c-di-GMP-I riboswitch aptamer from Paenibacillus marchantiophytorum, 87 nucleotides, folded computationally. It matches the Rfam family "c-di-GMP-I riboswitch aptamer". Its family is annotated with cyclic-di-GMP binding in the Gene Ontology. About the family: GEMM was predicted in a large-scale screen for bacterial structured RNA regulatory elements. It was read from a public genome assembly, where an Rfam model found it. The organism belongs to Paenibacillus, within Bacteria.

RNA sequence: AAUUCGAAAUGGCAAACUUGCUGAAAGGCAAGGACGCAAAGCUGAGGGUCUACGGUUCCCGCGAACUAUGACAGCCUGGUUACCGAA
Numbered sequence: 001a002a003u004u005c006g007a008a009a010u011g012g013c014a015a016a017c018u019u020g021c022u023g024a025a026a027g028g029c030a031a032g033g034a035c036g037c038a039a040a041g042c043u044g045a046g047g048g049u050c051u052a053c054g055g056u057u058c059c060c061g062c063g064a065a066c067u068a069u070g071a072c073a074g075c076c077u078g079g080u081u082a083c084c085g086a087a
Stems, first nucleotide, its partner, number of pairs: 005085002012037002017032006035074001041080003045077003048072003054067005
């Protein structure tokens, strides 16, 4: 110094929930709040999950089913970048 790894320290992130804004919804953003996290940084590329405005089909109708072009990185895999350094 690098790889693996995760003791310590310094810092970092922030689940549920609450409030406000936003969105058709799922969800997102901000503030509060900490369940947890060593990539809980970034990236939907693969799988998975959520939603269904619009669309398609069915229905006399109410409505139902399907559908991602919408989402989730704190579900898994891949890609990519990074702080500290005891064993």